[in-house]
Context: one part of a larger RNA
Molecule: large-subunit ribosomal RNA, domain II
Organism: soil metagenome
């Protein structure tokens, strides 16, 4: 792993609703007695019939209050209840099952291990050589020196013994702490035998929260126990009906509840919700705009105010700063002399057929997710975050998007080897066009990127020059006052400054357009003739392109093949494409209608995807009753097999098998197994 078995909404009491029967303005009895095939008695109580009020009370009224006022609850209009059985759901109880760390109580543990008490053991060799003494020196006497003697020390080296700081190894292990090497202490605060002592709100502790029997921030075992668990996990048979929410208030609340909201089921309901069309509304939103609040721009005008300057002062003055006035363009969620569409209210009309509303019963949701619009936060980042409106997912499968919960089409009852579309596509993979027309692209753009850069090409507009010859290309001038003044070290078209940048001869030529000299000088350009023969230049807008592009295992930035269209754009036809619509069949819910004896059939409409949930039918299993039956001419069980029900299941048959088992109809439940890191057997 896996296969068998076992394995989770019960059961008492009271309480709501529902549904059902029995009596019914009534309805039951309970303790209990007596009988005992199950009755019979028992009326003390209970609920109901009348309400108000805290209460005394009072009554179709009462209460508040002075009140005969208003107001609240009732009554009437319209009386309907009880018991008991079934379903459901909640209180209280272990209350669906399984799980706690933990608390308390009584015990049991120092054969582990700490530390103490008592009495006993151990410690090879070796070294070193304290105090004291002894003799000699030495001194007035010491003191001191020097040779022995001596054998001190938590000494020194090093087996045993006790530990165990490194490395290896081992790690389903020789071992639940071992095993090799090396290393610490080895006469001591040593190391150890036996025997005793300290105990869990405690002991011991050279103190690590160590240790106290492989358990220690409080042992272990029994019990209180089925603690508790807003938390994880798991919670078994079948069909059909509808089917959500992931918000809002509150909450030592936030991953938990209450209550609304939003499902569902039953009842009541009025042409009710809805939606269309009119017609009357309020508003300050998008815009707009600048009167108010702020912000701001070119211009002017000159008014007033501070500064500065000049004056003793009066005051003048001002390329300063400001306000205030005309003008000229702007900006504002917290700005308004304007303002929509939407959206919301309300009346009618239509149209529409329970969607709607109200009360009951019963729940589930309150972790929401991309995506589109608008908008706040954020960096007009985030698969980010909040908000509102919309959609799907959620709980939806199918076709597309390569693959891809949330995007596009489109909402799966079943069944068909029919048809027609959708979104998307029709060269080959891969179902349909190598379809038609006119065009663009040459970059494999297409099939990944921005700013910027370009004589890529395509279409449009504007505008200059030109048979009085444009451009381009070639032959040719390109001159002179003058080296203009200034500056300078020079400055001569060309370092730099100035500027009626003038004139003069000219076909025509700047007081110079570059590049050059130190400065000249050279070279060229603008400008002008000539040779040529027909279009040359500028901008602007705008389609596709190009460049700007560097990453990691292997093309690898069309799904692939490959395409020059099998690439973009326009318009056009065909034709594939799905659980979409259609046709036929065949089930099931529901309105209506018709038949009918309850019910059921028929006939027509309209539906039938779904998670959490609500609701109907129903299957099977074990047991009781009561009836009918099966069985050694084979029962249950077990093994194939046909038929049959939407399905849970059934029903007949062939082998085993060797003895007891359906069926109806009622009733009871230890009443269904794939999950719980389930239990417990076994491969």
């Nucleotide at each position: 792993u896996c296969c068998a078995g076992c394995g989770a909404g019960u059961u008492a009491u009271u309480g709501g609703c529902u549904g059902u029967u029995g009596c019914a303005a009534g309805c039951c009895u309970a303790a209990g007695u007596c009988a005992u095939c199950u009755g019979a008695c028992g009326g003390a109580g209970g609920c109901a019939u009348a309400g108000c009020g805290a209460a005394a009370g009072c009554g179709a009224g009462u209460c508040u209050g002075a009140a005969u006022a208003g107001g609240g609850c009732g009554a009437a209009c319209u009386u309907a209840g009880u018991a008991g059985c079934a379903g459901u759901c909640a209180a209280u109880a272990g209350a669906c099952c399984c799980g706690a760390a933990a608390c308390c109580g009584g015990g049991u543990g120092a054969c582990c291990u700490a530390a103490c008490c008592a009495u006993g053991g151990g410690c090879a060799g070796g070294c070193u050589g304290a105090a004291g003494c002894g003799c000699a020196g030495g001194u007035a006497a010491a003191a001191c020196u020097g040779c022995g003697u001596g054998g001190a020390g938590g000494g020194c080296c090093g087996a045993a013994c006790c530990g165990u700081a490194g490395c290896g190894c081992g790690u389903u292990u020789c071992a639940a702490c071992a095993c090799g090497c090396c290393c610490g202490g080895a006469u001591g605060a040593c190391c150890u035998g036996u025997g005793g002592u300290u105990a869990g709100a405690g002991g011991u502790g050279a103190a690590a929260u160590g240790c106290c029997a492989a358990u220690c921030g409080a042992a272990c075992u029994c019990g209180g126990a089925g603690a508790u668990a807003g938390c994880u996990g798991g919670u078994u048979c079948u069909c059909c009906u509808c089917g959500a929410a992931a918000u809002a208030g509150c909450u030592u609340u936030a991953g938990g509840g209450c209550u609304a909201g939003c499902g569902u089921u039953g009842u009541a309901c009025g042409g009710u919700a809805g939606c269309u069309g009119a017609u009357a509304g309020g508003g300050g939103u998008a815009g707009a705009g600048c009167u108010c609040u702020g912000u701001u721009u070119c211009g002017g005008a000159c008014u007033g105010g501070g500064g500065g300057u000049c004056g003793c002062a009066a005051g003048a003055u001002u390329a300063c700063c400001c306000a205030c006035c005309c003008u000229u363009g702007a900006c504002a969620a917290a700005c308004u002399a304007c303002g929509a569409a939407u959206a919301c209210u309300a009346u009618c009309a239509g149209u529409g057929g329970a969607a709607c509303u109200a009360c009951a019963g019963c729940a589930g949701u309150u972790a929401g997710a991309a995506c589109g619009g608008c908008g706040g936060g954020g960096c007009u980042a985030a698969g980010c975050u909040c908000g509102u409106c919309g959609c799907u997912c959620a709980a939806a499968a199918g076709g597309g998007a390569a693959a891809c919960a949330g995007c596009c089409c489109a909402g799966a009852u079943c069944g068909c080897c029919a048809u027609c579309u959708a979104a998307g596509g029709u060269c080959c993979c891969c179902a349909a066009g190598u379809c038609u027309a006119c065009g663009c692209u040459a970059a494999g753009u297409g099939g990944g990127a921005a700013a910027c850069g370009a004589g890529g090409u395509g279409a449009g507009a504007u505008u200059u020059c030109u048979u009085a010859a444009a451009c381009a290309a070639c032959g040719a001038g390109g001159a002179u006052g003058u080296u203009g003044g200034c500056u300078u070290a020079g400055a001569a078209g060309c370092a730099g400054c100035c500027a009626u940048u003038c004139a003069u001869u000219u076909a025509a030529a700047g007081a110079g357009u570059g590049c050059g000299u130190a400065a000249c000088a050279g070279c060229u350009c603008a400008c002008u003739c000539g040779u040529c023969a027909a279009g040359a230049g500028a901008u602007c807008u705008u389609g596709c392109g190009c460049g700007g592009a560097a990453a990691a295992u292997g093309u690898a930035a069309c799904g692939g093949g490959g395409c020059u269209a099998a690439g973009c754009g326009u318009a056009g036809c065909a034709c594939c494409g799905a659980a979409g619509a259609u046709g036929c069949g065949a089930a099931u819910u529901u309105g209506c209608a018709g038949u009918u004896u309850a019910u059921a059939c028929u006939g027509u409409g309209a539906g039938u995807g779904g998670u959490a949930g609500a609701g109907g039918a129903g299957c099977g299993u074990u047991g009781a009753u009561a009836g009918g039956g099966c069985g050694u001419u084979g029962a249950a069980g077990u093994u194939g097999g046909a038929c049959u029900g939407c399905g849970a299941g059934g029903u007949c048959u062939g082998g085993u098998g060797g003895a007891g088992c359906g069926c109806u109809a009622u009733c009871a439940a230890g009443u269904g197994a794939g999950a719980a890191u389930g239990c417990u057997g076994g491969a």